[in-house]
The prediction has a mean pLDDT of 84. Transfer RNA from Caldivirga maquilingensis IC-167, 74 nucleotides, folded computationally. Lineage of the source: Archaea > Thermoproteati > Thermoproteales > Thermoproteaceae > Caldivirga maquilingensis. Rfam family: tRNA. Rfam's curators write: Transfer RNA (tRNA) molecules are approximately 80 nucleotides in length. RNAcentral holds the sequence, with entries from Rfam.
RNA sequence: GCCCCGGUAGCUCAGCACGGUAGAGCGGCGGGCUGCAGACCCGUAGGCCCCGGGUUCAAAUCCCGGCCGGGGCU
Numbered sequence: 001g002c003c004c005c006g007g008u009a010g011c012u013c014a015g016c017a018c019g020g021u022a023g024a025g026c027g028g029c030g031g032g033c034u035g036c037a038g039a040c041c042c043g044u045a046g047g048c049c050c051c052g053g054g055u056u057c058a059a060a061u062c063c064c065g066g067c068c069g070g071g072g073c074u
Base pairs, nucleotide, nucleotide: 001073002072003071004070005069006068007067010026011025012024013023020057028044029043030042031041032040050066051065052064053063054062
């Protein structure tokens, strides 16, 4: 330098192909249960989806550029 994969909630990741209300588990908080705690059960908060631009009625999703991480080739 070129190619491929990845970046979405505090953490680990789905969702993207084929655009149409942003999700799960763990963790946090409140409550139940318990002598107390753990486990278990119920409820709840939290992300304008890495950044900028474009297309579109509508973009996490498609297109262009950039940044960061991983891998490959030379």